Model confidence (mean pLDDT): 81 of 100. Transfer RNA from Candidatus Woesearchaeota archaeon CG10_big_fil_rev_8_21_14_0_10_33_12, 73 nucleotides, folded computationally. It matches the Rfam family "tRNA". By type it is a transfer RNA. Its family is annotated with triplet codon-amino acid adaptor activity in the Gene Ontology.
RNA sequence: CCCCGCUUAGCUCAACGGUUAGAGCGUUCGGCUGUAGACCGGAAGGUUGCUGGUUCGAAUCUGGCAGCGGGGA
Numbered sequence: 001c002c003c004c005g006c007u008u009a010g011c012u013c014a015a016c017g018g019u020u021a022g023a024g025c026g027u028u029c030g031g032c033u034g035u036a037g038a039c040c041g042g043a044a045g046g047u048u049g050c051u052g053g054u055u056c057g058a059a060u061c062u063g064g065c066a067g068c069g070g071g072g073a
Base pairs, nucleotide, nucleotide: 001072002071003070004069005068006067007066010025011024012023013022018056027043028042029041030040031039049065050064051063052062053061
C1' cells in the first nucleotide's frame, strides 16, 4: 500500500428497512433467610464508533473517516 471481517448497555451478544433497540451476566432496590449464597420480583443503564447520502421511514442499505482483528504484496 491492497483485500476481507467486526464496531449496539459496564461485559458477552441479539434485532426482515417499519410498534417503544432487547436478552444473559453484572450493578442496584425489594422479597425469601439467623447471615450470606441460591432462588423470585422490580429498577437504572444506549448519541447503535464518527460524519455525509438514499428512503415516507436506517442499528440495518450506501460514500468517507476512525479503531480492532485477519489475509496479501